The prediction has a mean pLDDT of 84. Predicted 3D model of a 1441-nucleotide RNA (small-subunit ribosomal RNA) from an uncultured bacterium. Its Rfam family is "Bacterial small subunit ribosomal RNA".
RNA sequence: GAUGAACGCUGGCGGCGUGCCUAACACAUGCAAGUCGAACGAAGCACCUUGGGAGAUUCUUCGGAUGAUCUUAUGGUGACUGAGUGGCGGACGGGUGAGUAACGCGUGGGUAACCUGCCCUGUACAGGGGGACAACAGCUAGAAAUGGCUGCUAAUACCGCAUAAGCGCACAGGAAGACAUCUUCCAGUGUGAAAAACUCCGGUGGUACAGGAUGGGCCCGCGUCUGAUUAGCUUGUUGGCGGGGUAACGGCCCACCAAGGCGACGAUCAGUAGCCGGUCUGAGAGGAUGAACGGCCACAUUGGAACUGAGACACGGUCCAAACUCCUACGGGAGGCAGCAGUGGGGAAUAUUGCACAAUGGGGGGAACCCUGAUGCAGCAACGCCGCGUGAGUGAAGAAGUAUUUCGGUAUGUAAAGCUCUAUCAGCAGGGAAGAUAAUGACGGUACCUGACUAAGAAGCUCCGGCUAAAUACGUGCCAGCAGCCGCGGUAAUACGUAUGGAGCAAGCGUUAUCCGGAUUUACUGGGUGUAAAGGGUGCGUAGGCGGCGCGGCAAGUCAGAUGUGAAAGACCGGGGCUCAACCCCGGGGCUGCAUUUGAAACUGCGGUGCUCGAGUUCAGGAGAGGCAGGCGGAAUUCCUAGUGUAGCGGUGAAAUGCGUAGAUAUUAGGAGGAACACCAGUGGCGAAGGCGGCCUGCUGGACUGGUACUGACGCUGAGGCACGAAAGCGUGGGGAGCAAACAGGAUUAGAUACCCUGGUAGUCCACGCCGUAAACGAUGAAUACUAGGUGUCGGGGCCGUAAAGGUUUCGGUGCCGCAGCUAACGCGAUAAGUCUACCGCCUGGGGACUACGGCCGCAAGGUUAAAACUCAAAGGAAUUGACGGGUCCCCGCACAAGCAGCGGAGCGUGUGGUUUAAUUCGAUGCUACACGAAGAACCUUACCUGGGUUUGACAUAGAGGUAGUAGGGAAGCGAAAGCGGACCGACCCUUCGGGGAGCCUCUACAGGUGUUGCAUGGCUGUCGUCAGCUCGUGUCGUGAGAUGUUCGGUUAAGUCCGCUAACGAGCGCAACCCUCGCUGUGUGUUACAAGUGUCACACGGUACUGCCGAUACUAAGUCGGAGGAAGGUGGGGAUGACGUCAAGUCAGCAUGACCUUUAUAUCCAGGGCUACACACACGCUACAAUGGCCAGUACAAUGGGUUGCCAAGCCGCGAGGCGGAGCCAAUCCUAAAAAGCUGGCCUCAGUUCAGAUUGCAGUCUGCAACUCGACUGCAUGAAGUUGGAGUUGCUAGUAACCGCAGGUCAGCAAUACUGCGGUGAAUACGUUCCCGGGGAUUGUACACACCGCCCGUCAAGUCAUGGAAGCUGGCAACACCUGAAGCCGGUAUCCUAACCCGAAAGGGAGGGAGCUGUCGAAGGUGGGGUCGGUGACUGGGACU
Repeated sequence: GAUGAACGCUGGCGGCGUGCCUAACACAUGCAAGUCGAACGAAGCACCUUGGGAGAUUCUUCGGAUGAUCUUAUGGUGACUGAGUGGCGGACGGGUGAGUAACGCGUGGGUAACCUGCCCUGUACAGGGGGACAACAGCUAGAAAUGGCUGCUAAUACCGCAUAAGCGCACAGGAAGACAUCUUCCAGUGUGAAAAACUCCGGUGGUACAGGAUGGGCCCGCGUCUGAUUAGCUUGUUGGCGGGGUAACGGCCCACCAAGGCGACGAUCAGUAGCCGGUCUGAGAGGAUGAACGGCCACAUUGGAACUGAGACACGGUCCAAACUCCUACGGGAGGCAGCAGUGGGGAAUAUUGCACAAUGGGGGGAACCCUGAUGCAGCAACGCCGCGUGAGUGAAGAAGUAUUUCGGUAUGUAAAGCUCUAUCAGCAGGGAAGAUAAUGACGGUACCUGACUAAGAAGCUCCGGCUAAAUACGUGCCAGCAGCCGCGGUAAUACGUAUGGAGCAAGCGUUAUCCGGAUUUACUGGGUGUAAAGGGUGCGUAGGCGGCGCGGCAAGUCAGAUGUGAAAGACCGGGGCUCAACCCCGGGGCUGCAUUUGAAACUGCGGUGCUCGAGUUCAGGAGAGGCAGGCGGAAUUCCUAGUGUAGCGGUGAAAUGCGUAGAUAUUAGGAGGAACACCAGUGGCGAAGGCGGCCUGCUGGACUGGUACUGACGCUGAGGCACGAAAGCGUGGGGAGCAAACAGGAUUAGAUACCCUGGUAGUCCACGCCGUAAACGAUGAAUACUAGGUGUCGGGGCCGUAAAGGUUUCGGUGCCGCAGCUAACGCGAUAAGUCUACCGCCUGGGGACUACGGCCGCAAGGUUAAAACUCAAAGGAAUUGACGGGUCCCCGCACAAGCAGCGGAGCGUGUGGUUUAAUUCGAUGCUACACGAAGAACCUUACCUGGGUUUGACAUAGAGGUAGUAGGGAAGCGAAAGCGGACCGACCCUUCGGGGAGCCUCUACAGGUGUUGCAUGGCUGUCGUCAGCUCGUGUCGUGAGAUGUUCGGUUAAGUCCGCUAACGAGCGCAACCCUCGCUGUGUGUUACAAGUGUCACACGGUACUGCCGAUACUAAGUCGGAGGAAGGUGGGGAUGACGUCAAGUCAGCAUGACCUUUAUAUCCAGGGCUACACACACGCUACAAUGGCCAGUACAAUGGGUUGCCAAGCCGCGAGGCGGAGCCAAUCCUAAAAAGCUGGCCUCAGUUCAGAUUGCAGUCUGCAACUCGACUGCAUGAAGUUGGAGUUGCUAGUAACCGCAGGUCAGCAAUACUGCGGUGAAUACGUUCCCGGGGAUUGUACACACCGCCCGUCAAGUCAUGGAAGCUGGCAACACCUGAAGCCGGUAUCCUAACCCGAAAGGGAGGGAGCUGUCGAAGGUGGGGUCGGUGACUGGGACU
């Protein structure tokens, strides 16, 4: 884009179309094919005529006349009716698509092999006879349907005869033609067959022949779906001769003869299917389709058959069989909607039991006319296409409502309302066609026209994450749900649901289904095959495909012209008609095709004749693990025998099993046997591939080089086919040294059916025969030609060179590098994956599946060929950046190593986990939580628990109202306190004097929350890491991701610097700038120093830069050494933390979105808890002692702190401390004693004069308050602990270690913590293999939430599809036999028989019929097979979870 559509929601009008896609399922009822009286007889009806009979009435001469009316019979008339005979038509029209893969259809031809009613033209004719049968009548069977018998009768019904121009047939003759059988014409003989009448007198009809037209039959070329897991099929089969049959050819049928015919260019079989014009789509080529309209075919309940006829094997005819339905008196009968309506059923689904023959057409008729569910119309359905409408203008207070909001607004929105206007459609009224040549109108009072009237009666559907036009709010919270693909939803959803708004289309809009497109994703146009799917393992070669250079010929392909055809409709173009359009009409072009014919001859082809370049033969050479057979050789392993010899050997990472005192291993000599051939040996050689390696001999294949002669395209490829084909494996028979699946033992391991070790059987070897596969790989089919070079190597040749060497050139092989070109890239690159050609194999998303079933091969193992269901949205290639590696290389770091001191053991302190509890508040959890938040929990803190209170609140702001002994203070009393209570006391600020403010009470908004979310956030912080990295601009390279720069060579602490360089520059980091310590200058100097100089303090400067010398490096950067210097190569320390990582930490420091709470999750108070304690871990302190402890004496710091403070002297107390009060807001005073150290003494190796836990008693201090739960003091007590397992931490110099001092927090203190300060003051670093972390380069990768990754298989459970399976069961198409209806054909000795013939007749004959019978023959039965399904205990694998 499309549809014969369906479903959901919705629905105003008209025009034109369309409407059982399913059950070719079954059908009630009505209708759909009749007509002709101008073919015929009879009958009925009406009228007339002519007779007979009866006869009312009237007249009467009474004889009779008249004659209405009735009846009977004949004849006639009628545009009356219809059963029958007869004619024409029921073979058209209408329906359906079951069957059919076919001359069925399409297209073009043939018919010299045919037919053709009605129609047209022409020629000729129609004379004279005969016998029947319906109807009808009578009898009769039956329930009916339907008959039977006897008798009568007409014809345009039927049958002879005559006639014969012409016609058919037979015979022989002549002429002409052609295409083999033959055809045409001419004349002759014989022979055969015709006719119908009617009439209105105009005609109509009949017979024969010829021609035409129309319609058909048959035949042929070409085209026409899928499957080879269907490869062979065929016996009337293929052909012939002769017959039969037919309108006609023909095995169409029959007898005989021959053995053919079809098939890889796909026969046969199976599946599916009506074919075409066209329709849909597509740029086209194609693909899909075959409703409606048109052409052809086939069918008419299923199957079979013929009859009649011009035409049928017949939809509304016949016969038979079968199934079904109906009627029945049970004997027997009737029926066929795939005609139009309609019903049931099936289904997602498809309409009225309508009107009319007015038009168009058809049948009959001379005509009038009759019939016509063909057709024309109407009805139903948005099923489709097309057209129209649902109003137009104005209208800002931008109304209301709704939605949202940053609360200002914004959107809906000129939209509505209001005002003005119009009337298309629908509604009402009036008029009113064409369609119809004279009449006749179903549609239809329809189309159309006019008038009046009212904005009234007329809008929905889908969508709004991207593709894809259009977004917000609320609800929900991986739920409910959405989804075409990607994917949304786990508390801020533009994706779910709703609302508002918006977008799109519009009487429709969406969804589903199907087809084409996009899809160059089956590739003709127009694809590929080294690595993405895909080159056959290799060769030989059949069919086939393709094929070198000339000359002349033919004209099949090819090209050009002409002719015929290519139906109409449709499509395209141009016009025209309905108001437009859809729709309809006219004209034009076109229909790419087929056929016939006339030409052309370049190319292909065919045939002819030549050529030598392709190919091959011949001669001479040399090279080679090419193949096969036979023989020979030495080294080594093993075994056997003998000697020497003694305790081990062997094996491994280490061992053990094993061998060995019965003498191994080792060693010497001799022997046996099998297998393989070191060195040479080489991206060397040979071979088609597999493959081939000691030496010699024989046989043998191929390639190469050089040159002569010859053949003359003999070539290339190659479906099938044939042959070869590693290893393993199989069969038979040998052989068996070594090695070695299986197997055994020993180890390893959590296990170890493995890797390692000791043994060891098939096998490996030989002969013969199978197997036929490999990562059979260059993952690259074979062949020719062409297209820059360079450099090796192997086998030949030419030239130069005296020779060797060497050089140059050429042919053939084999490697590397590389230009162009190709390639997705990697790469290939004369040995192409380049440029062309021709041929073969193969591919078409992954899995299922190198599978199942079937076929073929095989002894087996198995091989080959090779699916589907189901399932996934990927699987895959190449390259890129990272990350990772029990990969590689380089470098760094207290990372290891070298050292020192520790931790891990003890006791205690503190933190955490766990447990406990009413509560033990919360957070932090590898490094990067755990002496962390906490620089200090008795109350407070405090967030937790228990209990008691309060509710606009402990705190803020605003509004309203109130308040005047108001705000505030507050005694008694109750109470644990909070609180309740309220005696009593009792105010303020400004003022323009009106008032205002502050306060208090009540009410309303609101406050409050350490409630949740650190995965909604800000800020801050940790960590990698003070590691040297992280990036950008421009340029260049690459299709791109990206790369380059930033790599490389040096160097550095450093991406620090230098050099090179398709890079050149730049930024954030590094370094430096800042602070501090060290040296020094200058200045100043209090409270420092007894002075006044130095010291000291403060402030501002200077100094160090690889600057100098030497060596080295590249003459660089730099490095090493030296001098000088207080300091030397960043002098020591600090501050400073790139891009980023960890959804790292923190909502409980603060801030903050959202959510939650509001007499409680808020707030106040008391008490308790955070201090619990079988246990585990982390960080520390004190020790275990003699480098020590204790006692006494004595020396030397720095940083700090201090008024709610530090506190001196002095006095009291053993002491904590008390009393006391000087000084100090500090370079002034105090804290303050520094300690280790030094001197002297005691202790003497012990659980001690070590160690100090624990406990008892007595105290001190702080504080409302030390019970839970403080610190300190004195006396007493005196636990564990004697240097600490695995493991693990810190530190490279004023560092570690040891020693004390100070500070913050703080009433006090659980501080052994933390932050600082000084004192004493080491050891060691060979070095970078290893552990950890980091940086750089490189490599592999199936990883990218990135190795804490990814991912494989079994097992367990569930679901799904599928294979096998003893069987069970159904369908289909054949075959064999049996039976054999109807019917055609054949036979017939029985029976019957009007026309013609013979006969006077009887009778006979010809012919016909019935019956019987034979061939064929549908359905049916029996049987064994085939094939395709369904199902099946159990079983196999597969997929998903």